[in-house]
RNA sequence: GUGGGCGUAGCUCAAUGGUAGAGCGACCGAUUGUGAAUCGGUUGACGCGGGUUCAAUCCCCGUCGUCCACC
Numbered sequence: 001g002u003g004g005g006c007g008u009a010g011c012u013c014a015a016u017g018g019u020a021g022a023g024c025g026a027c028c029g030a031u032u033g034u035g036a037a038u039c040g041g042u043u044g045a046c047g048c049g050g051g052u053u054c055a056a057u058c059c060c061c062g063u064c065g066u067c068c069a070c071c
Base pairs, nucleotide, nucleotide: 001070002069003068004067005066006065007064010024011023012022013021018054025043026042027041028040029039030038047063048062049061050060051059
């Protein structure tokens, strides 16, 4: 340089164009002599900029980051 994959919560991952979920974590409470475990509640995210659409995490274009292959 060319081609391709990936980018969603603090972490690991879902989500066939129709109000974005789970597990672990964090915080508060219950329980306990203290802690762990357990139970209840809370917390929080679509890399960025455009386009298509009534509606975009999803489709298209560009861009950034990362990984892989080729040269």